A computed fold for a 539-nucleotide part of an RNA from Yeosuana sp., annotated as large-subunit ribosomal RNA, domain V. Lineage of the source: Bacteria > Pseudomonadati > Flavobacteriales > Flavobacteriaceae > Yeosuana. It matches the Rfam family "Bacterial large subunit ribosomal RNA".
Context: one part of a larger RNA
RNA sequence: CUUACAGCUAGACGGAAAGACCCUGUGCACCUUUACUAUAGUCAGCUAUUGUUUUAUAAAUUUUAGUAUGUAGCUAGGUGGGAGGCAAACGCCAACAAUGAAAAACCACUGACUAAAAUUUUAUAAAACUAACAAUAUGGACAGUAGCUGAUGGGUAGUUUGACUGGGGCGGUCGCCUCCAAAAGAGUAACGGAGGCGCGCAAUGGUAUAUUAGGCUUUUAUGAUGAAUGCUUUUAGGGUAAUGCUAUAUGUAUGCUUGACUGUAUGAGAAACUUCUCUAACAGGGACGCAAGUCGGCCAUAGUGAUCCGGUAGUUUAUUGUGGAAUAACUAUCGCUCAACGAAUAAAAGGUACGCCAGGGAUAACAGGCUGAUUCCCCUCUAGAGUUCCGAUCGACGGGGGAGUUUGGCACCUCGAUGUCGACUCAUCACAUCCUGGAGGUGGAAAAGCUUCCAAGGGUUUGGCUGUUCGCCAAUUAAAGUGGUACGUGAGUUGGGUUUAGAACGUCGUGAGACAGUUUGGUCCCUAUCUACUGUGAG
Numbered sequence: 001c002u003u004a005c006a007g008c009u010a011g012a013c014g015g016a017a018a019g020a021c022c023c024u025g026u027g028c029a030c031c032u033u034u035a036c037u038a039u040a041g042u043c044a045g046c047u048a049u050u051g052u053u054u055u056a057u058a059a060a061u062u063u064u065a066g067u068a069u070g071u072a073g074c075u076a077g078g079u080g081g082g083a084g085g086c087a088a089a090c091g092c093c094a095a096c097a098a099u100g101a102a103a104a105a106c107c108a109c110u111g112a113c114u115a116a117a118a119u120u121u122u123a124u125a126a127a128a129c130u131a132a133c134a135a136u137a138u139g140g141a142c143a144g145u146a147g148c149u150g151a152u153g154g155g156u157a158g159u160u161u162g163a164c165u166g167g168g169g170c171g172g173u174c175g176c177c178u179c180c181a182a183a184a185g186a187g188u189a190a191c192g193g194a195g196g197c198g199c200g201c202a203a204u205g206g207u208a209u210a211u212u213a214g215g216c217u218u219u220u221a222u223g224a225u226g227a228a229u230g231c232u233u234u235u236a237g238g239g240u241a242a243u244g245c246u247a248u249a250u251g252u253a254u255g256c257u258u259g260a261c262u263g264u265a266u267g268a269g270a271a272a273c274u275u276c277u278c279u280a281a282c283a284g285g286g287a288c289g290c291a292a293g294u295c296g297g298c299c300a301u302a303g304u305g306a307u308c309c310g311g312u313a314g315u316u317u318a319u320u321g322u323g324g325a326a327u328a329a330c331u332a333u334c335g336c337u338c339a340a341c342g343a344a345u346a347a348a349a350g351g352u353a354c355g356c357c358a359g360g361g362a363u364a365a366c367a368g369g370c371u372g373a374u375u376c377c378c379c380u381c382u383a384g385a386g387u388u389c390c391g392a393u394c395g396a397c398g399g400g401g402g403a404g405u406u407u408g409g410c411a412c413c414u415c416g417a418u419g420u421c422g423a424c425u426c427a428u429c430a431c432a433u434c435c436u437g438g439a440g441g442u443g444g445a446a447a448a449g450c451u452u453c454c455a456a457g458g459g460u461u462u463g464g465c466u467g468u469u470c471g472c473c474a475a476u477u478a479a480a481g482u483g484g485u486a487c488g489u490g491a492g493u494u495g496g497g498u499u500u501a502g503a504a505c506g507u508c509g510u511g512a513g514a515c516a517g518u519u520u521g522g523u524c525c526c527u528a529u530c531u532a533c534u535g536u537g538a539g
Stems, first nucleotide, its partner, number of pairs: 001539007010531003014526002022360004027356002029352004035159005041152009051129009060119008077110005084093003133139001162174003171191001175197006198341001199239001200298002205257007213235001214232003218228003237246002240303001242301003261284004267278004273342001286295003309335007317328002367414001368412001369410003373407001375403006384394002421496001422494003426488001427485005434459003437454006461475005502520004506515003
């Protein structure tokens, strides 16, 4: 070296199970509730089944009688007719006259109120009955049943419970305007850096005319005010944020006014679409101005919301045989913090450790990787401490490196699985050396130390508490080193902790439940194919 057997389990990101943790899905299930919407049930009212009688009250209807005062007139309910009416007669009332807005007797109709009587009906209250109904202490038009309406209603059901996000949650944000980032056309991202808006104004609009601001300085004794001087040249003002623009003013003042018009329309710019913006010109009828002309809101850029549905006003529109009407259409306009602002519905919150499914290393927790802020180590500069003296020793404020042990950042392999803390066992490496060995310096007399250099051969304890690593304590020791190895090692062991399902406490929550809070309990599989290693035999 080859081969065989017996072992061992470090590796084959070993086998097993489309990860149960985490995230995603306009997935599922179950549970909760003061989520939404229904609904069983319960309660109440009305109607029907449902009849008889009495009393009381009220109402309605009918009849009779009566009432009615602004002033004037004689105590005028109203309207119409009316010159007569009643009576045997006498006569009475009216007319006439007067008053007044209206004139009366008589007839007819009629509104309101008061009183009496009657009628039947209805309602309410109380009581009685029996024949429905019920079914046996008999009850009774109640109850029960049916229909309709209202209330209540996690008892039950169907569902909803947003997205962005240097994982998710918590927090924050979501539309529009201005600036920077933005790299001198336009455009351009981030949970990048700064701010504003969800209006205001009937003058802060239109036009004509006139006009120029603000700051600083000096003088007038000082302060205020006023006046004047000099400098600045827009630093001022422009309803409001910022930017741009602005003195020939877009600023300020005054006069007159309503163009903050109606109907059209051309040509452009922005823009995926929906849409947004600017505008010549024409017609009508106007405002201001001597006129030329200007005026379809405001110096410009924010001050906002699609569609459906519904309301209001108008219209020479349609209108189901015809005429109307209902309804619709058209024009104008109103109703959304639909603010998650291109708005899923008129209408919606939570729990799951009892959980399930589809997926994701597109995305977290372990480990690895990159980085090295933080951490550790070294060097440098000396201010200072060290009686004096930086450098025996220590060394602030700073500067420069290294390592890859901490806490992090990133999210690159792995979610069709890379088992997680500690202990046990077995280790192996580095050296920035704890001991032992050899040296230099010393603020080294000796001894004991301090500091630096060389050095990894060997060594580096046993107990108590705690799941602990760590740490504290006890007793030793020459010493009780610091780290790496998937925080070495679970196909080697354990399973105390963490991290399922049971249960409890405290706290939080209405609740289901929750808690890097606590407590108790809680299935650790694999017969070794290959590589590696150990032993034995043969060649």